Model confidence (mean pLDDT): 83 of 100. Small-subunit ribosomal RNA, 5' domain from an uncultured bacterium, 525 nucleotides, folded computationally.

Context: one part of a larger RNA
């Protein structure tokens, strides 16, 4: 001199972007942060209604979400990231594309209703019901074993077709229609290829410090067999050999979540990893699995272990390192706000419904930037203040006075863009079709959807009115005088002033330097 997630002092007028617990992964009250589906079922309770039925609403079976998407940085020095690479060793819900097929049967269970335990939490026990739930059964394709074939590769093999043995599928709803046989739409539903996007493994390099850590290592190292995994491996287990790392730092023990990137710097270095983006851990602490395409799961389960809390003492409940917010710690970090109208997400045909993701307002000079607290005149160089050789000198065109302007803030009145869609209503063409009856695809037109917010921006309206501070002035280093103080009080980043004329303390007048900031501190280059 730069730069900061800053903190203290003194001081402060507006606006726009942006950022805001770096300590205590410390304990938390209270809200709300993952719920949707009635076009998958069956039954309930209301409310219109004579009745069919219709609509609403919660509970329950089911079916998709709940592994996203927010948060954190304890732990990790590792295939954890980061570059490149492998998989002839591997998975993949939903979504695209093709191809096929969806047959035919059965037995149950919640809810409900008795009954009945517990103080609760939450069951027990009889008894009916359904389904796109759950079980065989057929058939297809796969899948697995497989003698031997043919093509090709990269060692292990890979592809291809394969008698033949095992084995293993299915579901409807909804609209319209009907000659009551069924058809069509549309969308679930199974099986198989294939993609696309998403992961899992492996590998080569690369990634802090400490040798005042030198020797580790027995599933260890490596094989043969097996198990186990979506997959390869000592992942694991039995047996077998005795191996394997290391001075190019193995083991140990300290510190740390990694990158893109941010900071400074002419680069090379340095230091860093805060917002925002990609990975990775974690979700009170240990520990495990179930479910499922995917989790060993932050708002799921179990088991221990701390700790609140509630109890009829039997026995239960609960995890803010979501977003607000409380306490605690600390110099120090904010609203128990507004909406789903954009944008993404989930779930549904769809309306819709949720969504502390997010969109926004609040709060704070904490940060950059922009504006602005006037402007042009005005010399009797007023007045008052320092000063002083008493003659002046300087404050200083600085004020006052005169002439204007009207940012910004105040009041008034106007007014956005951000909205494409979606749906509903008619046109239209084009499938389907016996039909222009439905539907379905596409294009137009017509009404609908704004939290912020009556904001932003616009115009009028009064009127110079509401709007400057902070440090410094020995030297470094831009700025000097006077008075009080007398090595006292006190200054101080280094040298160093202060003991009686102190440009170095204190105030006062002047001067410089930035300016809605100014200085000090802390950290880094």
């Nucleotide at each position: 001199g730069g730069a900061u997630g800053a903190a203290c002092g003194c001081u402060g007028g507006c606006g726009g972007c942006a950022u805001g617990c770096c300590u205590a992964a410390u304990a938390c009250a209270u809200g709300c942060a993952a719920g949707u589906c009635a076009a998958a079922c069956g039954g309930g309770u209301g409310u219109a209604g004579c009745a069919a039925u219709a609509c609403a609403c919660a509970a329950g079976u089911g079916g998709c979400g709940a592994a996203c998407g927010g948060g954190u940085g304890a732990g990790u020095a590792a295939c954890a990231c980061a570059u490149a690479g492998a998989c002839a060793a591997c998975c993949u819900g939903u979504c695209c594309u093709u191809a096929a097929g969806a047959c035919g049967a059965g037995g149950a269970u919640a809810a409900c209703a008795g009954u009945u335990g517990g103080a609760a939490a939450c069951g027990a026990c009889u008894g009916c019901u359904a389904a796109a739930a759950c079980u065989g059964g057929a058939u297809a394709g796969g899948a697995u074993a497989a003698a031997g074939u043919a093509a090709c590769g990269c060692a292990u093999g890979u592809u291809a077709a394969g008698a033949u043995a095992u084995u293993u599928a299915a579901a409807g709803a909804u609209g319209c229609u009907u000659u009551c046989g069924g058809g069509c739409a549309u969308u679930a539903c199974u099986u198989a290829a294939g993609g696309a996007g998403g992961g899992g493994u492996c590998u080569a390099u690369g990634u802090c410090g400490c040798a005042u850590u030198a020797g580790c290592u027995a599933g260890u190292u490596g094989g043969u067999a097996g198990g186990g995994u979506a997959a390869c491996g000592g992942c694991c287990u039995a047996c077998c050999a005795a191996g394997g790392c290391a001075a190019c730092g193995a083991u140990g023990g300290u510190u740390a979540g990694c990158u893109g990137g941010u900071c400074u710097g002419a680069g090379a270095g340095g230091a860093u990893g805060a917002u925002c983006a990609g990975c990775c851990a974690c979700a009170c602490u240990g520990g495990a699995a179930c479910u499922g395409a995917g989790a060993c799961a932050c708002g799921g389960u179990c088991c221990a272990g701390a700790c609140u809390c509630c109890u009829a003492c039997g026995g239960g409940a609960g995890g803010c390192a979501g977003c607000a917010g409380u306490g605690a710690g600390g110099a120090a970090u904010a609203u128990u706000g507004c909406g789903c109208a954009a944008u993404g997400g989930g779930g549904g045909c769809a309306a819709c419904c949720c969504u502390g993701a997010c969109g926004c307002a609040g709060c704070a000079a904490c940060g950059c930037c922009g504006c602005g607290u006037g402007a042009g005149u005005g010399a009797g160089g007023a007045a008052g203040g320092u000063u002083u050789u008493c003659g002046g000198a300087u404050u200083g065109u600085a004020a006052a006075g005169c002439u204007c302007u009207g940012u910004c803030g105040a009041g008034c009145g106007g007014a956005a863009a951000g909205a494409a869609a979606u749906g509903c209503a008619u046109u239209a063409u084009g499938g389907c079709u016996a039909a222009c009856a439905u539907c379905c695809a596409u294009a137009g037109u017509g009404c609908u959807u704004g939290a912020c917010g009556g904001u932003a921006c616009c115009g009028c309206u009064a009127g110079a009115g509401g709007a400057a501070g902070c440090a410094c002035c020995g030297g470094c280093u831009a700025a000097c005088u006077c008075c009080g103080u007398g090595c006292c009080a006190g200054c101080a980043g280094c040298c160093g002033c202060g003991g009686u004329a102190a440009u170095a303390c204190g105030g006062g007048g002047g001067g410089u330097g930035c300016a809605a900031g100014c200085g000090u501190u802390g950290u880094u280059c």